The prediction has a mean pLDDT of 83. Small-subunit ribosomal RNA, 3' major domain from an uncultured organism, 484 nucleotides, folded computationally. The full RNA is in RNAcentral, with records from ENA and SILVA. Its Rfam family is "Bacterial small subunit ribosomal RNA". Its family is annotated with structural constituent of ribosome and ribosome in the Gene Ontology.

Context: one part of a larger RNA
RNA sequence: UGACGGGGGCCCGCACAAGCGGUGGAGCAUGUGGUUUAAUUCGACGCAACGCGAAGAACCUUACCUGGGUUUGACAUCUGGGGGAUCCCAUGGAAACAUGGGGGUGCCCUUCGGGGAGCCCCAAGACAGGUGCUGCAUGGCUGUCGUCAGCUCGUGCCGUGAGGUGUUGGGUUAAGUCCCGUAACGAGCGAAACCCCUAUCUUUAGUUGCCAGUUCCGAUUUAUCGGAAGGCACUCUAACGAGACUGCCGGCGUCAAGCCGGAGGAAGGUGGGGACGACGUCAAGUCAUCAUGGCCUUUAUACCCAGGGAUGCACACGUGCUACAAUGCCAGGUACAAAGUGACGCGAAGCCGCGAGGUGGAGCAAAUCGCAAAAAACCUGGCCCAGUUCAGAUUGCAGUCUGCAAUUCGACUGCAUGAAGUCGGAAUCGCUAGUAAUCGCGUAUCAGCAAUGGCGCGGUGAAUGUGUUCCUGAGCCUUGUACA
Numbered sequence: 001u002g003a004c005g006g007g008g009g010c011c012c013g014c015a016c017a018a019g020c021g022g023u024g025g026a027g028c029a030u031g032u033g034g035u036u037u038a039a040u041u042c043g044a045c046g047c048a049a050c051g052c053g054a055a056g057a058a059c060c061u062u063a064c065c066u067g068g069g070u071u072u073g074a075c076a077u078c079u080g081g082g083g084g085a086u087c088c089c090a091u092g093g094a095a096a097c098a099u100g101g102g103g104g105u106g107c108c109c110u111u112c113g114g115g116g117a118g119c120c121c122c123a124a125g126a127c128a129g130g131u132g133c134u135g136c137a138u139g140g141c142u143g144u145c146g147u148c149a150g151c152u153c154g155u156g157c158c159g160u161g162a163g164g165u166g167u168u169g170g171g172u173u174a175a176g177u178c179c180c181g182u183a184a185c186g187a188g189c190g191a192a193a194c195c196c197c198u199a200u201c202u203u204u205a206g207u208u209g210c211c212a213g214u215u216c217c218g219a220u221u222u223a224u225c226g227g228a229a230g231g232c233a234c235u236c237u238a239a240c241g242a243g244a245c246u247g248c249c250g251g252c253g254u255c256a257a258g259c260c261g262g263a264g265g266a267a268g269g270u271g272g273g274g275a276c277g278a279c280g281u282c283a284a285g286u287c288a289u290c291a292u293g294g295c296c297u298u299u300a301u302a303c304c305c306a307g308g309g310a311u312g313c314a315c316a317c318g319u320g321c322u323a324c325a326a327u328g329c330c331a332g333g334u335a336c337a338a339a340g341u342g343a344c345g346c347g348a349a350g351c352c353g354c355g356a357g358g359u360g361g362a363g364c365a366a367a368u369c370g371c372a373a374a375a376a377a378c379c380u381g382g383c384c385c386a387g388u389u390c391a392g393a394u395u396g397c398a399g400u401c402u403g404c405a406a407u408u409c410g411a412c413u414g415c416a417u418g419a420a421g422u423c424g425g426a427a428u429c430g431c432u433a434g435u436a437a438u439c440g441c442g443u444a445u446c447a448g449c450a451a452u453g454g455c456g457c458g459g460u461g462a463a464u465g466u467g468u469u470c471c472u473g474a475g476c477c478u479u480g481u482a483c484a
Base pairs, nucleotide, nucleotide: 001484002483003481004480005479007478008477009476010475012473013472015468016467019431020430021429022428023427026322027321028320029319030318031317032316033315034313035312042053043052064308065307066306067305068304069303070302073127077126078125079124080122081121082120083119087102088101089100090099091098092097107116108115109114129297130296132295133294134293138291139290140286141285142284143282145280150189151188152187153186154185155184156165157164158163169180170179171178195274196273197272198271200242201241203239204238205237206236209232210231211230214229215228216227217226218225219224220223245268248262249261250260251259252258324424328383329382330381331380332379333378340371341370342369345364346363350359351358352357390421395416396415397414398413399412400411401410437460438459439458440457441456442455443454
């Protein structure tokens, strides 16, 4: 100087408390361990591995296994020789591929002999190749402490020196934020601000958006509906601006920083959310994104193909979904979103089918057309507390769609079946407001989909706390230490 302490002081965080909803019990989905296997490819392992890499494993992917094949190689550059590329057919084969046959020329230069570029074949060798090893040789990227408030430097001063001071102290803040004091005076990286979204308003603009008022036409159920003219008032869209700064008032405070209350205001003390992550820590993670040193391999640890496997299943754990019901379930009726996405696409109306879907093809490169039905909510009726009109696993049959192909191993539909489950031990997680809870919608990947996952969007919309004794993690000061 640090680190540590079941030392002290101050302080903070959904850390506890207060409260709401879960997990742990059930079934299923998914990941992992284990086990099995020819193979169940590899990586990730407390927090910070386990719906993680994977934003899509039937083939492909694919790295694994079995079998069949290749050896200058699937890919790159170079040398020599030959032919011409491309195309078609036959035989064998699971295919890869092997063998045989046929057709047949283009581009540039040309002295018409040929030469050249590209392509194919043959040969040899330099070399290719490696998702082989080492993340404890590395770059890059990332996680974590932690959006915690810290980490340093120049000059000066103090100390023999390591080092200290500044950065400590008194207040204050979300903050090393600011003020005061001060052998320190300044500065940098962080914090904040600058950036984006959102909440209010002005201006500009008015189609594909909007329709208050006015006029016309049509339908009529006489009070509306549809259309047009017309308009940009309103909503909205999207661009420039305004607005919030403790600016104003009162109190407290060191005439400070600031704190408390109030006014005005759409918004008040960082308005809400996002992007943004200091010096460093964990030899943290990744050699399988990529790059790369070294090592290893070179008729194989490389390459091609078919099939299989990664989906196996006595078990154990994590993360989720659906439930156990009446604040519910079922049937019918009827409203109100936002954000997205569409040409190898979205696909309307109509018709067929109980349905998945089929047919159809209008319109739309989309504020115009489509996906598109929002759902919970609300209204009416049924169920009457039961393993039920709860719950839907499992299984049988019949189908639809995608795709060369759904057996291993797809999703969905209909009929039948109708399991466990009556609120979950010890323990444990999330959340402080448009949050939790709950309801649906969209989208990336993608032929299809194992999505209940991920990332977004809006609808309905709480309870509790105003405390810091304790648990936990962090910060500053101080103290002890046989630790570095």